[in-house]
């Protein structure tokens, strides 16, 4: 390099439930464990959620990311065991 069956140190934390922070999406701290072999970091490319505020409408309301997800998928960086190679 390749690859994750079995194992050891162990990590990492869905849902909810509470604080805070933010218009939202959601993040973050705490309890918690659905899971996960990169669930470790990068919004680069695509997917999704969201629209305070702009825009367009008489109004319902619509459209936009500069917002927001890497636990959505590929891409880049880097890493721990262990060997069915």
């Nucleotide at each position: 390099a390749c690859a994750g069956a079995a194992a050891a140190g162990g990590g990492c934390a869905a849902a909810c439930c509470c604080g805070u922070c933010g218009a939202a999406a959601g993040a973050u701290g705490g309890g918690g464990a659905c899971g996960c072999a990169a669930a470790a970091c990068u919004a680069u490319g695509g997917g999704u959620c969201u629209a305070c505020a702009g825009c367009c409408a008489g109004g319902a309301g619509g459209c936009u990311a500069u917002g927001a997800u890497u636990g959505c998928c590929a891409g880049g960086u880097u890493a721990c065991c262990u060997g069915c190679u």
Molecule: c-di-GMP-I-GGC riboswitch aptamer
Organism: Firmicutes bacterium UBA5301